[in-house]
Description: This is a predicted structure of a 346-nucleotide part of an RNA (small-subunit ribosomal RNA, central domain) from a Sphingobacteriales bacterium. The coordinates come from a structure-prediction model, not an experiment, and the mean pLDDT is 86. Rfam family: Bacterial small subunit ribosomal RNA.
Context: one part of a larger RNA
């Protein structure tokens, strides 16, 4: 290459938007590219290969035939793909009426704690730990009250809850906005899935300018453990930790499980609808969890949220190291991302 895989052994892209390209519902006509049949021409010789002959055999060599799976013309079929026409609704999509929710933007606001700072009440410790000691304290601390001011997260509600494409999102309210859901069946008529590059977005640290800075805190400093202690454990403490705007693009970005559609036993549970007079009990649609038939797996487990049974498209992976390096390249203010190798060795 074929073939085989990708939850946990090597392997799903962080995540979606959509380009090119692959793939694509039902019906009936046409065509006849692709498909299948038939005939012609070509497809050199030699060589394999089969039969037969010649060298005393054999390699060898002559004949004859097969084969040369292919191209080209040409007659024909019309199932299947394609094309061109035409119709449908049952994928998709709108459109009417509902509900849901920590979905996203910005902006206004509350309480509780915590740290400062005054003032008051108060006197001899407080604080910390396995035990301490470094710090604070008579210049009155710690603790109580009272008063102001800061900055940050948001107690109870709270669920195996809910929304979002992933990161991710919770104190109230407001205004902007995105989403999925149910119900109707009232339009559109295959308008679809995927998706190489492209694009967009993507915790956390970081990084740049300029604010803010209560709390926590890398780095540091200091005290303790301890041979030693660049730790752990204590007192302290700076970046940062918040916000704006610009940037990095990386995670165990995990469900270590790509998306998308159809099939295929059951049980309990829970979130929103729907229909019914109904908050009970059943049904029924879309989600979220847990048991489990079949089947599936190397086991473990997975099991209508498939890891089963098929299809369609991207992505990946091929021995451990060396190495996610080195070189190049592109991106990036740096950090450093992104491609991504051999020597050599087991």
């Nucleotide at each position: 290459c074929u073939g085989g895989g990708u939850u946990u052994a090597a392997a799903g892209g962080g995540u979606g938007c959509g380009u090119a390209g692959g793939c694509g519902g039902a019906c009936u006509u046409u065509u006849a590219a692709g498909u299948c049949a038939g005939u012609g021409g070509u497809g050199a010789a030699a060589g394999c290969c089969u039969g037969c002959a010649g060298c005393u055999u054999a390699a060898c060599u002559g004949u004859a035939g097969a084969a040369u799976u292919g191209c080209c013309a040409u007659u024909g079929a019309a199932a299947c793909u394609g094309a061109a026409a035409g119709u449908c609704u049952c994928g998709a999509g709108u459109g009417u009426g509902g509900u849901u929710g920590a979905g996203g933007u910005a902006g206004c606001u509350g309480g509780a704690a915590u740290g400062u700072a005054u003032c008051a009440u108060g006197u001899a410790g407080c604080g910390g730990u396995g035990a301490a000691a470094u710090g604070c304290u008579u210049a009155g601390a710690u603790a109580u009250g009272a008063u102001a001011c800061a900055g940050a997260a948001c107690u109870c509600c709270a669920a195996u809850u809910g929304c979002g494409a992933a990161g991710g999102c919770a104190g109230g309210c407001u205004a902007c906005u995105a989403a999925a859901c149910c119900a109707u069946a009232a339009c559109u008529g295959a308008c679809g899935c995927u998706g190489a590059g492209g694009c967009a977005c993507g915790a956390a640290a970081g990084c740049g300018u300029g604010g803010g800075g209560a709390u926590c805190a890398a780095a540091c400093a200091g005290g303790a453990u301890u041979a030693g202690a660049u730790a752990c454990c204590c007192u302290g403490g700076u970046a940062g930790u918040c916000c704006a705007c610009g940037c990095c693009c990386u995670a165990a970005a995990c469900g270590u499980u790509g998306c998308a559609u159809a099939c295929u036993c059951g049980g309990u549970u829970u979130u929103g609808g729907c229909g019914a007079u109904a908050u009970a009990c059943a049904g029924u649609c879309a989600g979220g969890a847990c048991c489990c038939a079949a089947g599936c797996g190397a086991a473990a487990g997975c099991g209508u949220u498939a890891a089963g049974u098929a299809u369609g498209c991207c992505a990946c992976c091929u021995g451990g190291g060396a190495a996610g390096u080195a070189c190049g390249a592109u991106c990036g203010c740096a950090a450093g991302a992104u491609u991504g190798a051999a020597a050599c060795u087991c």